[in-house]
């Protein structure tokens, strides 16, 4: 000093919040998809507030009072 392993205990899952479950990572887990082009960038276009379920909240469409 570094590698690995365990316990504690923290984080993270493409836009907010709580339960519950899963999966991940120890300085990483994490940063969504398509189409085109002069191609490691440059130009459009799409979908979703979840990782998964509920349950608010915010947006967005339709009908009714």
């Nucleotide at each position: 000093a570094u590698g690995c392993g365990c316990g504690c205990g923290g984080g993270c899952g493409a836009u907010g919040g709580a339960g519950c479950c899963c999966g991940c990572c120890c300085g990483a887990a994490c940063c969504g998809c398509c189409u085109c082009c002069c191609a490691c960038g440059g130009a459009g276009g799409c979908u979703g507030a979840u990782g998964g379920c509920u349950c608010c909240u915010a947006c967005c469409c339709a009908a009714g009072u």
Molecule: Fluoride riboswitch aptamer (crcB RNA motif)
Organism: uncultured bacterium